Context: one part of a larger RNA
């Protein structure tokens, strides 16, 4: 100079916004209510492994209702002064006089520790060496230099211990004191970091987030109920039976009897009244009544009822005894205080948004319903710029499981063969013989069968330990008390060399450290391993993932299955499922099975076997077959022979052995019927007609029996038959909050940013990733009472309240505005403060 980009400035042109403003004229378009159709959609809260629950609390509505506040420690942070800090006490200045300041002096805590204690007491050094090590300086830049904090490690100092030298003084018991030393120790030193207020989280002690016992203790008050007892009154029909004594008569020698009155005894009988209180299990059961009424029933001159007095009292009392009674209270009244007893136990526990996010395991406990403890989790931090891995690969261990073995070892184990007499048993010849021989076990050989969590030569997969360099390799050659025959080695060092092929691969930017400190310590499903158990939706364990804490699409339903994890919208795509119609998508295609008078239809799942089937399809084997098979309908099925034994008979057929030979095209010494036996019939077997496939066995698809159970019942319903069943197979199509595009919001990381007017770093401006969430942690914010400060803040020209199908801003708690009503006070901000937010609590108190 071009050229593309991106910022600014200026002109135009297009959209928008604000602000002023015309026209229109009352509901298009928004906004809110109510009502009625569809679609999804179970009832909150809670404790649990799981609640929509036939698990509990819960009618509604309004006020009230719960982690406070104090001391003490811990940590982390601001602020003061800082080897010291803060205060009590005194004093002094003092405008605002219980204040600020000053000053002293006392106490705390910090400035030295160790040691049981006597005691003793922290520099070999430039307060040390090595390695990592920041700012700053030098340099272009590589790198150099520097060498704080704080890691790490080796040394020094202090005290204890422990072991050991040497020196003094002894009264010989010790005692002082000076070294050298240790793989011992200590909450030390090693140029100090504290002291104080103050917020915040935690713990622990207090009533200790609220609300609840059953208890326990002091002192006191009752015996009007009611228990007993004692003193003093009272009351208590009318019948019945008829003791003892008594009179009369009769009999008897007498003792005594007898009969018949008379009498009127009695924890004796009917029964009134009184007391009671059996039955109906009546009535009544928000009663008349916190025990009553009815009618029935006990007892009802006595251990009777009953009034007044009186005494007996709470671990006492009384008790014809039933843990009865002791003022509607009794297996220990009642009242008040300790005392807001104490609960590891039930139950509540109050506004929003962001960002993280658990455990139900490990040790221990009078530990099993709780705790501590480490585990997981969150918040502050600090340090570093190189590393880190749920991975693989190379290289090297280390193992004794799963297989496999049992003609390897241990132990189990089944069959036969062979062998000797080494043993045992039974026989046989033999008088007997360790004589022969036969047999049967054991034994011995060489095979055979089968098998082990506590067997094993062998021996896997997975799964596990270290290594893959700079703190490293070479070269030099320094110490040393170690080693070595040895400057020989080992250990640790001086100098020098070698930088990205610097030391496998891949993915990763986050890696290593410290403080504190919550919740949790009931779990529970599923694959696949695996004990116990006949088995379980039994119980116990291992690996991984799940629910729990999770919603979404699917499996009609559903904690846990398959898909797949979530900010608020649009728009597209699958996923697992599906596509008759309920239902949104093919009554799709293509090839086959299948017919059930209980069809079948989709994993986890909601059950069916073992035998069977000439239903029906395919298929293996063997067989027969135009030399004519198989079925069908016909014809022959003879003779030796009444074969042989037995048998009352048995002539093919009751039965045993045996089963030839002849003549045929063929015909069994006989496959059934039959007869007392015979006979007759019939089949094997042959042959005619026919003309092309046929038999058996066996195998697996569908289907079919096999298949009974209690309200009427479910491939999810309907309903489906060349499906809309079952099996293959092809495409299309359907829709999750998944994916992928875009907008938007938060949240992290990470870049850049004060230049033209004003603010602006707690800001702007861009890139990129990510968003579930339960207990629970942290930020960040909304609302209420109160106090100071500010706004010359609003207000009778209407504060606050209250009501409101008016309008707006906030992700939201909530906030602003108009209208109505009302009539005297209130607000924003910035601080500080709390008796600060309620749907639950068989709350609490008024109300419907």
């Nucleotide at each position: 100079g071009u050229c593309g980009c991106g910022a600014c400035u200026g002109u135009g042109g297009c959209c928008g916004g604000c602000u002023c403003u015309g026209a229109c004229g009352a509901a298009a378009u928004g906004g809110u209510u109510u009502u009625c159709u569809u679609u999804a959609c179970c009832c909150c809260g809670u404790c649990u492994u799981g609640a929509a629950a036939c698990a509990c609390g819960g009618a509604c509505c309004a006020a009230g209702g719960a982690g406070u506040c104090u001391a003490a420690c811990a940590u982390g942070c601001c602020c003061g002064c800082g080897a010291g800090u803060a205060c009590a006490g005194g004093g002094g200045u003092g405008u605002u006089c219980a204040a600020a300041c000053c000053c002293c002096c006392g106490u705390g805590c910090g400035c030295a520790g160790u040691g049981a204690a006597a005691g003793u007491g922290a520099a070999u050094g430039c307060a040390g060496g090595u390695g990592g090590g920041a700012a700053g300086c030098c340099g272009c830049a590589a790198g150099g230099u520097g060498g704080c904090a704080c890691c790490a490690u080796c040394g020094a100092c202090c005290g204890a211990c422990c072991a050991u030298g040497u020196c003094c003084c002894u009264c010989c018991g010790g005692g002082g004191g000076c070294g050298a030393g240790g793989u011992u120790u200590g909450a030390g030193u090693g140029u100090g970091a504290g002291c104080g207020u103050g917020c915040a989280u935690g713990u622990u002690g207090g009533g200790a987030c609220c609300c609840g016992a059953a208890a326990g203790a002091u002192g006191g008050u009752g015996a009007a109920c009611u228990a007993u007892g004692c003193c003093u009154g009272a009351a208590u029909a009318g019948g019945g039976c008829g003791a003892a004594g008594c009179c009369a008569g009769g009999g008897g020698a007498a003792a005594c009897u007898c009969u018949g009155g008379u009498g009127g005894a009695g924890g004796c009988u009917c029964g009134u009244a009184g007391c009671g209180a059996u039955u109906c299990u009546g009535a009544c059961g928000u009663g008349c009544a916190a025990a009553u009424c009815g009618a029935u029933c006990g007892u009802g001159a006595g251990a009777u009822u009953u009034g007044g007095g009186u005494a007996u009292a709470g671990g006492g009392g009384c008790g014809a005894a039933a843990g009865a009674c002791u003022a509607a209270u009794c297996g220990a009244a009642c009242c008040a205080u300790c005392u807001a007893g104490u609960a590891g136990c039930u139950g509540g526990u109050u506004c929003c948004u962001g960002c993280c996010g658990a455990a139900g395991u490990u040790u221990c406990c009078c530990u099993c319903a709780g705790g501590a403890u480490a585990g997981c989790a969150g918040u502050a931090a600090c340090g570093u710029u190189u590393u880190c891995a749920g991975u693989u690969u190379u290289a090297u261990g280390a193992g004794g499981u799963a297989a496999a073995g049992c003609g390897a070892a241990u132990g189990a184990u089944u069959a036969g063969a062979g062998g000797c007499c080494u043993u045992g048993g039974g026989g046989u010849u033999g008088a007997a013989a360790c004589a022969a021989c036969c047999u049967u076990a054991a034994c011995c050989u060489a095979u055979u069968c089968u098998c082990a969590a506590a067997c094993u030569u062998u021996a896997a997969a997975u799964a596990u330990g270290u290594a893959a360099g700079a703190a490293g390799u070479c070269c030099u050659u320094g110490u040393u008390a170690c080693u070595u025959a040895g400057u020989u080695g080992a250990a640790c060092g001086u100098g020098g060399a070698c930088a990205u092929u610097u030391g496998a691969a891949u993915g990763u930017a986050u890696c290593g450290u410290u403080a504190c400190u919550a919740g949790u310590g009931g779990g529970c499903c599923a694959u696949u391993u695996u004990u116990g158990g006949u088995a379980a939706g039994c119980a116990g364990a291992a690996c991984u993932g799940g629910c729990g804490a999770u919603g979404c699409g699917g499996g009609a339903u559903g904690a846990a299955c398959c898909g797949a994890a979530c900010g608020c919208g649009a728009g597209g795509u699958u996923a697992a499922g599906g596509u008759g119609c309920c239902g949104g998508a093919a009554u799709a295609c293509a090839c086959g099975c299948u017919c059930a008078u209980c069809a079948g239809a989709c994993a986890c799942c909601a059950c069916a076997a073992a035998a069977g089937g000439u239903g029906u399809u395919a298929g293996u084997u063997c067989a027969u077959c135009u030399a004519g098979a198989c079925a069908g309908c016909a014809g022959g099925a003879c003779g030796g022979u009444g074969g042989c034994c037995a048998u009352g008979g048995a002539a093919g057929u009751c039965g045993g052995a045996a089963u030839c030979c002849g003549c045929u095209a063929a015909g069994g010494a006989g496959u059934g019927u039959g007869u007392a036996a015979c006979a007759a019939c019939u089949c094997a077997c042959c042959u005619g007609c026919c003309g092309a496939a046929u038999g058996a066995a066996c195998u697996a698809g569908c289907c079919c029996u096999g298949a009974a159970a209690a309200u009427g019942g479910a491939u999810g319903g309907c309903g489906c038959u060349c499906a809309a069943g079952c099996g293959u197979g092809u495409u299309a199509c359907c829709c999750a909050u998944a994916c992928c595009u875009c907008g938007c919001c938060g949240c992290u990381a990470c870049a850049g940013u004060a230049g033209a007017u004003u603010c602006g770093a707690c800001g702007c401006u861009g890139u990129a990733g990510c968003g579930a969430g339960u207990a629970g942690g942290c930020a960040g914010g909304c609302g209420u009472g109160g106090a100071g400060g500010u706004c010359a803040g609003u207000g009778a020209c209407g504060a606050a309240g209250c009501c409101u199908u008016g309008g707006g801003g906030g992700u939201g708690a909530c906030c602003c505005c108009g209208g109505g009503u009302a009539g005297a006070a209130c607000g924003g901000c910035c601080u500080c403060u709390a008796g600060u937010g309620c749907a639950g609590a068989u709350c609490u108190u008024g109300g419907u």